This is a predicted structure of a 516-nucleotide part of an RNA (small-subunit ribosomal RNA, 5' domain) from an uncultured bacterium. RNAcentral holds the full RNA, with entries from ENA and SILVA. Its mean pLDDT, the model's own confidence on a scale to 100, is 85. Rfam family: Bacterial small subunit ribosomal RNA. Rfam links the family to the GO terms ribosome and structural constituent of ribosome.
Context: one part of a larger RNA
RNA sequence: GAUUAACGCUGGCGGCGUGCAUAACACAUGCAAGUCGAACGAUGAAACUUAACUGAUCUCUUCGGAGUGAAAUUAAGUGGAUUAGUGGCGGACGGGUGAGUAACGCGUGAGUAACCUGCCUUAGAGAUGGGGAUAGCCUCUGGAAACGGAGAAUAAUACCCAAUGAUACCAAGCUAUCGCAUGGUAGCCUGGUCAAAGAUUUAUCGCUCUAAGAUGGACUUGCGUCUGAUUAGCUAGUUGGUGAGAUAAUGGCUCACCAAGGCAACGAUCAGUAGCCGGCUUGAGAGAGUGUACGGCCACAUUGGGACUGAGACACGGCCCAGACUCCUACGGGAGGCAGCAGUGGGGAAUUUUGCACAAUGGGGGAAACCCUGAUGCAGCGACGCCGCGUGAUUUAGAAGGCCUUCGGGUUGUAAAAAUCUUUUGUAUAGGAAGAAAAUGACAGUACUAUACGAAUAAGGACCGGCUAAUUACGUGCCAGCAGCCGCGGUAAUACGUAAGGUCCGAGCGUUGUCC
Numbered sequence: 001g002a003u004u005a006a007c008g009c010u011g012g013c014g015g016c017g018u019g020c021a022u023a024a025c026a027c028a029u030g031c032a033a034g035u036c037g038a039a040c041g042a043u044g045a046a047a048c049u050u051a052a053c054u055g056a057u058c059u060c061u062u063c064g065g066a067g068u069g070a071a072a073u074u075a076a077g078u079g080g081a082u083u084a085g086u087g088g089c090g091g092a093c094g095g096g097u098g099a100g101u102a103a104c105g106c107g108u109g110a111g112u113a114a115c116c117u118g119c120c121u122u123a124g125a126g127a128u129g130g131g132g133a134u135a136g137c138c139u140c141u142g143g144a145a146a147c148g149g150a151g152a153a154u155a156a157u158a159c160c161c162a163a164u165g166a167u168a169c170c171a172a173g174c175u176a177u178c179g180c181a182u183g184g185u186a187g188c189c190u191g192g193u194c195a196a197a198g199a200u201u202u203a204u205c206g207c208u209c210u211a212a213g214a215u216g217g218a219c220u221u222g223c224g225u226c227u228g229a230u231u232a233g234c235u236a237g238u239u240g241g242u243g244a245g246a247u248a249a250u251g252g253c254u255c256a257c258c259a260a261g262g263c264a265a266c267g268a269u270c271a272g273u274a275g276c277c278g279g280c281u282u283g284a285g286a287g288a289g290u291g292u293a294c295g296g297c298c299a300c301a302u303u304g305g306g307a308c309u310g311a312g313a314c315a316c317g318g319c320c321c322a323g324a325c326u327c328c329u330a331c332g333g334g335a336g337g338c339a340g341c342a343g344u345g346g347g348g349a350a351u352u353u354u355g356c357a358c359a360a361u362g363g364g365g366g367a368a369a370c371c372c373u374g375a376u377g378c379a380g381c382g383a384c385g386c387c388g389c390g391u392g393a394u395u396u397a398g399a400a401g402g403c404c405u406u407c408g409g410g411u412u413g414u415a416a417a418a419a420u421c422u423u424u425u426g427u428a429u430a431g432g433a434a435g436a437a438a439a440u441g442a443c444a445g446u447a448c449u450a451u452a453c454g455a456a457u458a459a460g461g462a463c464c465g466g467c468u469a470a471u472u473a474c475g476u477g478c479c480a481g482c483a484g485c486c487g488c489g490g491u492a493a494u495a496c497g498u499a500a501g502g503u504c505c506g507a508g509c510g511u512u513g514u515c516c
Stems, first nucleotide, its partner, number of pairs: 001515003005512005012389006018382002020347001025345003029342003034089003039086002042083001047078006058067003096300003105225008115217002120213007128162004138151005168193004173188006198205002226272003233263003238260008275297004279290004302323005325336004353379001355378003361375001362373004392421004397414001401412004426453006435443001460505005465486003471500005481488002
């Protein structure tokens, strides 16, 4: 000098940041991923219309009755709210954590003649004809529950079959050309294979195939990447080949067979430690240390394993199996996963609210209206850090008190009081934004402005022997104590304790830890 800091004393305000470093310990509760009815069958609320029935009220009355027809009910129709289910897209992003990992994990530079890419953009071509199911619903039924079973019936942009089709793919042949080894590209010809879905308010939005782009990913590779030799040998899918399988793709990635290789003192193997980087801290630099916040990459999601779906996962808030733990149970069986945001217990020297809003930015779905979004924007708490401001300004005598004293005085000290002035801050009242493109503001009546009031609401901490700026008195008497190092204290202690004075910082000041 720095710090994700903690502790002691103290504490006025604002802005911007930042806040579990320990138990990747266990988690009550709420929320954090939905959306589309313009894909589908169902469901059909409000409201309205018509009819039937009943008949309040009012009018007339010869008191017998006649007319009027509100509201309710039922049925039918219009209407379309709502959504459990099928289906589509998204749940692979965003958010968290750093356990593992010494590795092509990361950084940096190349390569893919060995690869994939939903949504998006551009271009070309196309959507013909059929079919059978299945949820929901209904009936029956099992179970304490979770969840099912059987039968009947039904729709689609769900599923299937057929047609058409090339610049796609496969196979055979020919030509040209290029390269970096395997090889690539282009053209011609023959044969074969494969597609589609509709909706609507008629503006459009979708669907299928192909080519290209963009974006995102995958793999390979040169170099770099901590400590230990009191770790010296390690290795059988091991190293290579042939063939096959698997993959988007190369490859012992896997398998069969064959060969006996491969790595290592330029440190293999083993052990320990550790996410890596842009950066950050320090230093004149070289370097050393570090990886909190923000950004990029990686890994993980109670522990271990596995695949399914999908353009993309071997998937934090999906599935299956096993283990530990917790909970429910009618004992037969079930349910769960905060290293998401808050919050709780525990651990610890130590780290916040079970807040507001989708107004902005962005994301998902939707044609849109809109819905969802603990991402995000804000607010709350903490002097945890940095920065800014204040706690008054001017004039005046040398009061009292305190302390010291050579008793003359000195000092506290223009300091107080007194007088004059100001109002940052504060309080009260009033006005009041930008952030928002037509509308829409959580923040928030916030920032800011005006007026009034009144010095009013606001100073401490450490140190004073030398290093090191700043000294005297009293108390104590190797005691009590101090101390970073040297050291101080045994009767005049500038070093202990207290007081007065002084010095340094200042809403902070000291101490401790860690790094340079």